[in-house]
């Protein structure tokens, strides 16, 4: 030094124009990236966490199970889906829509293939919200022990 143990502290980030009664939700352009690992620095490769669904139970929560996005191409190098350069692509659950889109649903119109309404119903990485939460996990510190 690693190791074990306590304790304390850390611990997720982004927006502006433009139309308009009315949008940070359309339209246009921008902008954001958690841990921990990996031969060399990762949203995008492995794995975690969070959230969301299930069950369970002695139900402010614990425990176990599921679910879980999305990169190619060049160059450099001993080594990069990690640097450089180009072109792309992702982004949970509740809210809230003038936009778009689905419905076996009603209703009207009618050239019989569509229109129009109404009605459900889906549409936000950046707004509010649960969260002054929780967390992977990192740090320092003290004891143990070596």
């Nucleotide at each position: 030094a690693g190791c074990g143990u306590g304790u304390u502290c850390c611990g997720g980030g982004g927006u502006c124009g433009g139309u308009g009664u009315g949008a940070u939700u359309c339209c246009g352009a921008a902008c954001c990236g958690g841990c921990g690992g990996u031969g060399a620095c990762a949203g995008u490769c492995c794995g975690c966490g969070a959230a969301c669904c299930c069950c369970g139970c002695g139900c402010u929560g614990c425990g176990g199970g599921g679910c879980c996005g999305a990169u190619c191409c060049g160059g450099u190098g001993g080594a990069a889906u990690u640097c450089c350069g180009g072109a792309a692509c992702c982004g949970a659950c509740g809210g809230u829509g003038a936009u778009g889109g689905g419905a076996c649903g009603c209703g009207g119109c009618c050239c019989c293939g569509g229109c129009c309404g109404c009605u459900c119903u889906c549409u936000a990485g950046u707004c509010c919200g649960g969260a002054u939460g929780a967390g992977a996990g990192g740090a320092a510190c003290g004891c143990g022990g070596g």